[in-house]
Molecule: transfer RNA
Organism: Candidatus Aenigmatarchaeota archaeon
RNA sequence: GCCAAUGUAGCGUAACUUGGUAGCGCGCAGGACUGUGGAUCCUGAAGACCGGGUUCAAAUCCCGGCCUUGGCC
Numbered sequence: 001g002c003c004a005a006u007g008u009a010g011c012g013u014a015a016c017u018u019g020g021u022a023g024c025g026c027g028c029a030g031g032a033c034u035g036u037g038g039a040u041c042c043u044g045a046a047g048a049c050c051g052g053g054u055u056c057a058a059a060u061c062c063c064g065g066c067c068u069u070g071g072c073c
Base pairs, nucleotide, nucleotide: 001072002071003070004069005068007066010026011025012024013023020056028044029043030042031041032040049065050064051063052062053061
C1' cells in the first nucleotide's frame, strides 16, 4: 500500500439477516436481610466511534473518515 472484519453502559457481550421502546452478565449506588461483613433478594444510575445521506422513523441500510484486529504484498 491492498483486502476483510470490528467499534453498543466502567468491563464483557446480544439484538443487525427482516429499520419501529437498546437487553443480559460482572461491576457501581441505594434499600431489605444480618450482631458486622459476605451471600441472597429488590430498586436505581449509566451506553450506539465521528461526520453526512436515505426514511415518517436508523445501533441496524448507503457514503466518507478514524481506531483496533487479521490476511496479502